[in-house]
Context: one part of a larger RNA
């Protein structure tokens, strides 16, 4: 000097930050991912008309709700630091060894067919979680067919070459698609133009990621030798890709004192800290990368995972349970135990800002913006100002003469931040919606709504000096001294060391000195 601190005293107000450093310990409740009816069958409820005196039952009209198939998103954004000393991480390259949904862009399409299944009917099993067996139905769900400038293989030839391949030109063979919805118009079965949104193949881009080089990355030699898919080659499987990744089969190699290989230890980094710099420590909060998601293993899906809040297995612990069988995974947000010397609220809001869907209106968001608890930092204020001497009273101290507290009080004159009472009150919304008029469109113009934080910041008034100071130290380093009491006892102490009858060093009064909403002490790093 610092610090995610934590103890003791004490404690006024605000800004702006920060808050399980321990048990990757178990966890009770809730809420952290959904939306799309303009992809699609059905559709309670409603509301209108006809019949009935009602019950009510048909039709139509809005096609809401809860579900269900379909897409899209759920691989982001949010938490942790167990493990990992290298398939990390930081910095430079390479990929002629490669992917990349939505997004912009070049090119060309979007034809005609089938065959099913959820949902819902009805029937069984089951305590339940859930199955099961029949029977109907839809699509932008699947499936074949037809086309194919571009695309993929695979032959053939030029041309350039870094000799690996890259470009042309030619021929064989492959492989696509899904409609929705506005408005005109025809005319009611529904069809047609036009637009928009979407679907198929492709070109390049953007952004994202995958492999791979090299350099750089703690301790230890009281680890000295490791190594069999190990090192390399030829074939082949596999990946988006190359590669012992994998396997056949062939060599017999590959590392290592410039430290192999064992142990321990540990998330990298931008940075923080701290020092005049070199160096030294550290890796909270914020950004970047990485790994994990009750322990291990494993794949499906998809552009993307071997996937916190999807899936199967084992397992280990916890609920239910009709004993046959099930369910569960807060290192998301709050909250709970428990461990500690410790570390908050089961709070409002989607007004912003960012994200998923949706033509959009909007839904959804414990991201995130905000209140709340906490002197835990770090910085602003304040706890009053000017005058007052018989230097009052009271304390302490004394040489008994006084000194000291001390302009402190007290009085006297003023001021009102701060907090406390009253009123007035934001920006954050120059942007977004509706609705109407223009206008081919971009878009203009008009009127409406909408703010968690908040009646919150700020501003004005009103009362009255009122409601606001502790804390440690005073032997010397270190700034600050005297009395009583104790008597090597109590005790004090960071080092010297103080205490055995006069103790400026123990307690304790008074006085003083330092810092101040905080002083001190513990740890800890330079």
């Nucleotide at each position: 000097a610092a610090c995610g601190a934590a103890c003791g005293c004490u404690g006024g107000c605000g800004g702006c930050g920060c808050g399980c450093c321990u048990a990757a310990u178990a966890c009770a409740u809730g809420c952290a991912a959904g939306u799309c009816g303009a992809a699609c069958g059905a559709g309670a409820a409603u509301g209108u008309g006809u019949a009935g005196c009602a019950a009510u039952a048909c039709a139509c009209a809005u096609g809401u709700a809860c579900a269900g198939u379909g897409g899209c998103g759920a691989a982001c954004a949010g938490g942790u630091g167990a493990g990992g000393a290298c398939u990390a991480c930081a910095u430079g390259g390479g990929u002629a060894a490669c992917c990349u949904a939505c997004c912009c862009u070049c090119g060309a399409g979007u034809g005609g067919g089938g065959a099913a299944u959820a949902a819902c009917u009805a029937g069984c099993c089951g305590a339940a979680a859930g199955g099961u067996u029949a029977g109907c139905u839809a699509a932008u769900a699947c499936c074949g067919c037809g086309u194919a400038c571009g695309c993929c293989u695979c032959c053939c030839g030029g041309a350039c070459u870094g000799c690996g391949g890259u470009u042309c030109g030619g021929g064989a063979g492959g492989g696509a698609a899904a409609g929705c919805g506005a408005u005109a118009c025809c005319g009611u079965g529904g069809g047609u133009a036009u637009c928009g949104c979407g679907c198929u193949c492709u070109u390049g881009g953007a952004u994202g990621g995958g492999c791979u080089c090299a350099u750089g990355c703690c301790c230890u030699a009281u680890c000295a030798g490791c190594u069999u898919g190990u090192u390399g080659g030829u074939g082949a499987g596999g990946u988006a890709a190359c590669g012992g990744c994998u396997c056949a089969c062939c060599a017999a190699g590959g590392c290592a004192u410039c430290g192999a290989c064992g142990g321990g230890u540990a998330g990298c980094u931008g940075a923080u800290c701290u020092g005049a710099g070199a160096g030294g420590a550290u890796g909270a909060u914020c950004a970047g990368c990485c790994a994990c998601a009750c322990u291990g293993g494993c794949a499906c899906u998809g552009c993307g995972a071997c996937a916190c809040g999807g899936g199967c297995c084992a397992g280990a612990c916890u609920c239910c349970u009709a004993c046959g069988g099930g369910a569960g995974g807060c290192a998301g947000c709050a909250g709970u135990a428990a461990g500690g010397a410790a570390u908050a609220u089961u709070g409002c809001g989607c007004a912003a800002u960012g994200g998923g869907c949706g033509a959009a209106a909007g839904c959804c968001u414990g991201a995130c913006g905000c209140a709340g608890c906490g002197a835990c930092g770090c910085c602003g204020c304040g706890u009053g100002g000017g005058g007052g001497a018989u230097g009052a009273a009271g304390g302490u101290c004394u040489u008994c003469g006084g000194a000291u507290u001390g302009u402190a009080a007290a009085c006297c004159c003023c001021u009102u931040u701060c907090g406390g009472g009253a009123g007035g009150g934001a920006a954050g919304a120059u942007g977004g919606a509706a609705u109407a008029g223009g206008g081919u469109a971009a878009c203009c113009u008009a009127u409406u709504c909408g703010g968690a934080c908040g009646g919150u910041a700020c501003c004005u008034c009103c009362a009255g000096a009122a409601g606001c100071a502790g804390c440690c130290a005073c032997g010397g380093c270190u700034a600050a001294c005297u009395u009583c009491g104790u008597g090597c006892c109590a005790g004090c102490a960071g080092c010297c060391g103080c205490g055995g009858u006069a103790a400026u060093a123990c307690g304790a009064a008074g006085g003083u000195g330092g810092c101040a909403a905080g002083c001190g002490u513990u740890g800890u790093u330079c």